The prediction has a mean pLDDT of 77. A computed fold for a 367-nucleotide RNA from Plantibacter sp. Leaf1, annotated as Bacterial RNase P class A. Taxonomically the source falls in Plantibacter (Bacteria, Bacillati, Actinomycetes, Micrococcales). It matches the Rfam family "Bacterial RNase P class A". Its family is annotated with tRNA processing, dimeric ribonuclease P complex and ribonuclease P activity in the Gene Ontology. The family's RNA type in Rfam is ribozyme.
[in-house]
């Protein structure tokens, strides 16, 4: 010094002004008061005021309301082993397969001797296979060559052809038979909690692949969402009482009745108002325990919460990308990405302008 592989942490900075939105406190004003004050509307002050993914709603829980004896059925999720946790389809560790010299990376990683399906083109033949070519046997023929009939050893076709190599055998071959690899299976021994790993031996057993194909095993799951739900509660609706003085219909009178008022009470609960809601399975540091996720303990810190609406622009000095110019210090141009809270937490996934830091890995020089 060049290339590469993992991981955190940042996501413009300061200032000026011009505004949004909650929420306190002035001010003025409107309305209501049991005169204490509540409340609404304008206006000023001040406090605060998006993210690492708030997103995508794909998992999981909290939290609510619903249903609910128990079991199963039908539907879905998962699926190597241990652990982690409030739980996961997350997350560490480890195991096996796969990739890269190598840091490290992938893997929807249970069964294909429970059964069923299905395997394109090519190809003779694609799953208890198969005769096109060859080879080699027997019959016919002077012959070339044609019937039958053995043979997967050899061509050839395919992703995918039913073990490799050598021997022996045979009319010519074949695990037909031996010997060594390869794999698959019982059995021993040894190591791990285990997944699985090493070793013996023994059996010609050689059993294609596909479950993101139906299906088997195993194990989990009851349904809806904060527009959840709960509190108060206008109008409207009912029922009681009252009707002095002029006033509504039946009716010109007078009784009564209806309807209307005014005051009380009723239930359901609409508009609306508040609660829910945001201090929590939270975060930084430090000590312990474990390889590690993650657990404990101590300490400190934690100011959106809306109406489904706010969080913004403009100037200035600077920072870094980007383009030119310049041998170079540098100078000019010039602009900052993905996105944006709405009950709340863990997770994945995805989207992104760069800027930095740390461990590691390889080359390639030097000591």
């Nucleotide at each position: 010094c060049g290339g590469g592989c993992c991981g955190g942490c940042u996501a413009g900075a300061c200032g000026g002004u011009c505004g949004c939105g909650u929420c306190a406190c002035c001010g003025c004003g409107g309305c209501c008061u049991c005169c204490g004050g509540g409340u609404c509307a304008c206006g000023g002050u001040g406090c605060c005021g998006a993210g690492g993914a708030a997103c995508g709603u794909c998992c999981g829980g909290g939290c609510u309301c619903c249903a609910c004896a128990g079991a199963g059925c039908a539907g879905g999720g998962c699926g190597g082993u241990g652990g982690g946790u409030a739980a996961c389809a997350c997350c560490c560790a480890c195991c096996c397969g796969g990739g890269g010299u190598g840091a490290c990376c992938c893997g929807c990683g249970a069964g294909a001797c429970a059964g069923u399906g299905c395997c394109a083109c090519a190809g003779a033949g694609a799953a208890c296979a198969g005769a096109c070519c060859g080879c080699c046997g027997u019959g016919g023929g002077c012959g070339a060559c044609c019937a039958c009939g053995g043979u997967c050893a050899g061509g050839g076709u395919g992703a995918a052809a039913c073990g490799g190599u050598g021997g022996g055998g045979u009319a010519a071959g074949a695990g037909c038979c031996c010997a060594c690899c390869a794999g698959c299976g019982a059995c021993c021994g040894g190591g791990g909690u285990g997944a699985c790993c090493c070793g013996g031996c023994c059996g010609g057993c050689u059993c294609g692949g596909u479950a993101a194909a139906c299906c088997u095993c195993g194990u989990c799951c009851g349904g809806a969402g904060c527009a959840a739900g709960g509190u108060c509660a206008a109008c409207a609706g009912g029922g009681a009482a009252c009707g002095c003085u002029g006033a509504g219909g039946c009716u010109g009178c007078u009784c009564g009745c209806c309807a209307a008022g005014u005051u009380c009470c009723c239930g359901g609960g609409u508009a609306g108002a508040c609660c829910g809601c945001u201090a929590g399975a939270g975060g930084g540091c430090g000590g312990c325990g474990g390889c590690a996720a993650c657990g404990u303990c101590g300490u400190c810190c934690c100011g959106a919460g809306a109406g489904a609406g706010a969080u913004g622009g403009c100037c200035g000095u600077c920072c870094a990308a980007a383009c030119g110019c310049g041998a170079g210090a540098g100078c000019g141009u010039g602009g900052g990405a993905c996105a944006g809270a709405a009950c709340c937490c863990g997770g994945c996934g995805u989207a992104c302008c760069g800027g930095u830091c740390g461990a590691c890995c390889c080359g390639u020089u030097c000591a």